[in-house]
RNA sequence: UAAGCAAACCGGGUGGCCGCUGUAGCAAGCUGAUUGCCGCAGAGGAAAGUCCGAGCUCCACCGGGCAGGAUGCUGGAUAAUGCCCAGGAGGGGUGAUCCUACGGAAAGUGCCACAGAAACAUACCAGCUGCCUGAGGCGGCUAAGGGUGAAAUGGUGAGGUAAGAGCUCACCAGCGGCUGGGUGACCAGUCGGCUGGGUAAACCCCGUCUGGAGCAAGACCAAAUAGAGGGAUAAAAGGAGCCCGGCCAAUUCCCAGGGUUGGUCGCUUGAUCCUGGCGGUAACGUCAGGGCUAGAUAGAUGGUCACCGCUCCGAUGACUCGGAGUACAGAACUCGGCUUAUAGGUUUACUUGACCA
Numbered sequence: 001u002a003a004g005c006a007a008a009c010c011g012g013g014u015g016g017c018c019g020c021u022g023u024a025g026c027a028a029g030c031u032g033a034u035u036g037c038c039g040c041a042g043a044g045g046a047a048a049g050u051c052c053g054a055g056c057u058c059c060a061c062c063g064g065g066c067a068g069g070a071u072g073c074u075g076g077a078u079a080a081u082g083c084c085c086a087g088g089a090g091g092g093g094u095g096a097u098c099c100u101a102c103g104g105a106a107a108g109u110g111c112c113a114c115a116g117a118a119a120c121a122u123a124c125c126a127g128c129u130g131c132c133u134g135a136g137g138c139g140g141c142u143a144a145g146g147g148u149g150a151a152a153u154g155g156u157g158a159g160g161u162a163a164g165a166g167c168u169c170a171c172c173a174g175c176g177g178c179u180g181g182g183u184g185a186c187c188a189g190u191c192g193g194c195u196g197g198g199u200a201a202a203c204c205c206c207g208u209c210u211g212g213a214g215c216a217a218g219a220c221c222a223a224a225u226a227g228a229g230g231g232a233u234a235a236a237a238g239g240a241g242c243c244c245g246g247c248c249a250a251u252u253c254c255c256a257g258g259g260u261u262g263g264u265c266g267c268u269u270g271a272u273c274c275u276g277g278c279g280g281u282a283a284c285g286u287c288a289g290g291g292c293u294a295g296a297u298a299g300a301u302g303g304u305c306a307c308c309g310c311u312c313c314g315a316u317g318a319c320u321c322g323g324a325g326u327a328c329a330g331a332a333c334u335c336g337g338c339u340u341a342u343a344g345g346u347u348u349a350c351u352u353g354a355c356c357a
Base pairs, nucleotide, nucleotide: 001353002352003351004350006348007347008346009345010344012308013307014306015305016304017303018302020042021041022040023039025037026036027035028034044328048339049338051337052336053335054334055333056214057213058212059211061246062245063244064243065242066241068210069209070208071207072206073087074086075085076084088102089100090099091098092097103205104204108203109202110199111198112197124146125145127141128140129139130138131137132136154172155171156170157169158168159167173195175192176191177190178189179188180187181186218265219264220263221262229255230254231253232252238248239247272291273290274289275288276287277286278285279284309326310325311324312323313322314321315320
């Protein structure tokens, strides 16, 4: 200096004037819930998607089993997770690093089209060889060569053989035994026989987890109406998918109809944030100190003026001047993640190439 790879942060600032929401205080008003003054606070890194996990609320509850759903290498961390951290194996890349729907095919079932002789099984061409007078025909041996295919009786090489073959040997791959290392996934060494696939993001088996619905959950107040109707069931209907046991129990189930659609709470102090110490490779944990940072309800968090910042274009010898633009996007119970969108800018660590010293 060019190109990469992995992360973190900012994403407009300052001042004046006017305006909105919440809240502390003061004053007036008045038994009303209104007005004024003034202090403090007021939309994100994703608030988006609604893909996961939970807190919380309701459905009475407890035990056992089944189904359904989710997940899948190992170990850790967490309230919990399909997230996160660290490792292992396989693969991409020169590399920094990135990806993985990563348990089991020796429990069973299924599928592998077409081509090809044959895809859990095998001889089309070819090789060797016997017989028939020969072109050629009929047998035996072989699976090393050729063809087909995604895949064809482990691979390469040598010996051996009638020609061949793990038939034998050397080096590899796979499978199994033993020894050592590691919490473990696995790794290393050594020995052995010679070895007929793939697919579970097919059904399935195994391990682990798992009730449902959701703030429009739910609780309360006020007001109004039709304690007006019809039907089914009966000692166990019903009570979180099914079964069994316990427990409660007619306030059970179905049809049609009437009234209300107002208000308050839930609603923001949290598995919370900042700083420092200690432990840990890390995720994270723990201790001490400090902080309170929206709570709207047709939905506030803004408008305007000026100066400045950043990016781009033009002009100027330069100073500088003029113009245009300034990303994605807006809380609605809360939190931990993942995924997606993003003008521009800053920083840190590492890799590769070129050049200079």
This is a predicted structure of a 357-nucleotide RNA (Bacterial RNase P class A) from a Dehalococcoidales bacterium. It matches the Rfam family "Bacterial RNase P class A". Its family is annotated with ribonuclease P activity, dimeric ribonuclease P complex and tRNA processing in the Gene Ontology. A source record names the gene rnpB.